[in-house]
RNA sequence: CUAUAUCAAGGGCAAACUCAUUGAAAAGUGAGGACGCAAAACUAUAGGGGCCUCUUUAGAAAUUAACAAGGCCAGCCAGUUACCAUC
Numbered sequence: 001c002u003a004u005a006u007c008a009a010g011g012g013c014a015a016a017c018u019c020a021u022u023g024a025a026a027a028g029u030g031a032g033g034a035c036g037c038a039a040a041a042c043u044a045u046a047g048g049g050g051c052c053u054c055u056u057u058a059g060a061a062a063u064u065a066a067c068a069a070g071g072c073c074a075g076c077c078a079g080u081u082a083c084c085a086u087c
Base pairs, nucleotide, nucleotide: 012037013036017032018031019030020029021028022027035075041080042079043078047077048076049073050072051071052070053069056066057065058064
């Protein structure tokens, strides 16, 4: 590193939802709660992908459209790191 089989020990994290809270929102944080996860650990300007739209402009208006910029998601792929056991 690859394949197959067997299967522990110690454990870990925590989806949806609810309450509280921050935020314009996406979403985050805390508590409860477990759908699941052998990396559901870390990384958002190293890469891909996705989400939001306060402000601004257009419009009679809209739950509409546009722009740039900023923000968010790693439990989407990915990069990096890592416990125990067997061959």
Source information
This is a predicted structure of an 87-nucleotide RNA (c-di-GMP-I riboswitch aptamer) from Neobacillus soli NBRC 102451. Of the family's consensus pairs, 84% are formed in the model. The prediction has a mean pLDDT of 80. It matches the Rfam family "c-di-GMP-I riboswitch aptamer". Its family is annotated with cyclic-di-GMP binding in the Gene Ontology. It was read from a public genome assembly, where an Rfam model found it.